[in-house]
RNA sequence: UGAGCAGCACAGAUGACCGCGCCCACAUAUGCCGAAAGGCUGUGGGUGAGGAAAGUCCGGGCUUCACAGGGCAGAGUGCCGGAUAACGUCCGGUGGAGGCGACUCCAAGGCUAGUGCAACAGAAAUAAACCGCAGAUUCAUUCUGUAAGGGUGGAAAGGCGAGGUAAGAGCUCACCGCCCUGCUGGUAACAGCAGGGGCACAUGUAAACCCCACUUGAAGCAAGACCGAACGGAAAGCGAUACGGCGGCCCGUCGUGCUUUCGGGUAGGUCGCUUGAGUCCGGUGGUAACACCGGAACCAGAUAGAUGGUCAUCCAAUACAGAACCCGGCUUAUAGUGCUGCUCAUCAC
Numbered sequence: 001u002g003a004g005c006a007g008c009a010c011a012g013a014u015g016a017c018c019g020c021g022c023c024c025a026c027a028u029a030u031g032c033c034g035a036a037a038g039g040c041u042g043u044g045g046g047u048g049a050g051g052a053a054a055g056u057c058c059g060g061g062c063u064u065c066a067c068a069g070g071g072c073a074g075a076g077u078g079c080c081g082g083a084u085a086a087c088g089u090c091c092g093g094u095g096g097a098g099g100c101g102a103c104u105c106c107a108a109g110g111c112u113a114g115u116g117c118a119a120c121a122g123a124a125a126u127a128a129a130c131c132g133c134a135g136a137u138u139c140a141u142u143c144u145g146u147a148a149g150g151g152u153g154g155a156a157a158g159g160c161g162a163g164g165u166a167a168g169a170g171c172u173c174a175c176c177g178c179c180c181u182g183c184u185g186g187u188a189a190c191a192g193c194a195g196g197g198g199c200a201c202a203u204g205u206a207a208a209c210c211c212c213a214c215u216u217g218a219a220g221c222a223a224g225a226c227c228g229a230a231c232g233g234a235a236a237g238c239g240a241u242a243c244g245g246c247g248g249c250c251c252g253u254c255g256u257g258c259u260u261u262c263g264g265g266u267a268g269g270u271c272g273c274u275u276g277a278g279u280c281c282g283g284u285g286g287u288a289a290c291a292c293c294g295g296a297a298c299c300a301g302a303u304a305g306a307u308g309g310u311c312a313u314c315c316a317a318u319a320c321a322g323a324a325c326c327c328g329g330c331u332u333a334u335a336g337u338g339c340u341g342c343u344c345a346u347c348a349c
Stems, first nucleotide, its partner, number of pairs: 001345010012314007020048008031040003050320001054331002057329005062220004074216005079093005094108001095106004109211002114209002116205003130150002132146005158176002161173003177199001178197008224271004233262006242256005279296007
């Protein structure tokens, strides 16, 4: 200098004017609305979206309902150890795959428990003789043996070499692979070594049924808790030749009142609601995830739902996008800028 790998930060800044939500203080005719709770107005001050607030895919807090104990079904998870409130997340390892490398990726228990499925091609797909090779027999040919070679296929009875044989074959042997047993190292996954088995299960597929092990009650803040009009309901008391309407009276006709208490919980209101497994700074322990200790600040809380607009200056220039109970993750979207560590190649010293 070029090409890469891993990780992190920012997410326009400043000022002026106009406006909106929330909180605090003050003001007033002690005003207006309301049964009440509470709300309405003005002024001043403070504060006001994200790294993903998103998808709602996992996990937890919280809430209501359910629940003796045990089991089945269903659903989920699936190498080992650790972290954590918990997880399908994260960290560190093991094994496998890719890359020269930094590094990246993997739902990674069991198809030697059973069942199912495997297009086309091919003689044959879990069962083998099409060509070839060898033997026997023949005029042709046919029969037998054979999986070394050819051909088909993603896959053809483990690979390779030697011996062996009529030709061949784990038929025998060495090495590698596989399975079993043991020893050593490691918390473990696993690794290494030694011995045994000629290799039976005989290929693949379990994000196919299934088997094994472990986990698992359901619904979600429109959860739910409290207050509570109006109308309607129940009870008690008062009144009853009663009372009220039909313009005053009579007849007639229509209707049933007042007070108190109770229950339900609609409209409406309050709480849940934001001080938190939280954030920032420093330290200690740990490879790390993370834990602990000390210090600092308070950092949206609406309920038809605020967080906006205009202008000026700086600037190369703003992408994806907007809270709605809260938190930990995952996944997806994202213009541009900056920083740190590492790898490879080339050149120079």